[in-house]
Molecule: SAM riboswitch aptamer (S box leader)
Organism: Sediminibacterium sp.
RNA sequence: AUCUUAUCAAGAAAGGCGGAGGGUUUUGGCCCUGUGAAGCCUUGGCAACCCAUAUGUCUCUCACUCAGUCAUAUGAAGGUGCCAAUUCCAUCCUAUAUAUAGCGCUGCUGUAUCGGGGAAGAUAAGUC
Numbered sequence: 001a002u003c004u005u006a007u008c009a010a011g012a013a014a015g016g017c018g019g020a021g022g023g024u025u026u027u028g029g030c031c032c033u034g035u036g037a038a039g040c041c042u043u044g045g046c047a048a049c050c051c052a053u054a055u056g057u058c059u060c061u062c063a064c065u066c067a068g069u070c071a072u073a074u075g076a077a078g079g080u081g082c083c084a085a086u087u088c089c090a091u092c093c094u095a096u097a098u099a100u101a102g103c104g105c106u107g108c109u110g111u112a113u114c115g116g117g118g119a120a121g122a123u124a125a126g127u128c
Base pairs, nucleotide, nucleotide: 003126004125005124006123007122008121013043014042015041016040017039021032022031023030027090028089029088044083045082046081049079050078051075052074053073054072055071056070058068059067087120092117093116094115097113098112099111100110101109102108103107
């Protein structure tokens, strides 16, 4: 740095250095922050993607083993990741429902709320 797949409502903070910003980007909102932001370091923790073990399943085989697939359960040594708020919310598209307003009223349109999808992003595993 390319592409693919999966996940993103849960979870988990103290100390030291630092010294003004931060919550990815645009815009809007909302929030965190001198009772100390970002960043770096130390320690601790969370989770379970990779991983380990067990059981079952499927592929292969005449059959078994091995190997691999998938599912479930358990674990946490190691590789990552993470430790305010749903990825803080919205932004683009949109079904139904509810509420509400308007109108030229068997309906149509607007707005709001709750949803669904997309885009973008993050992380992991694989890949180039």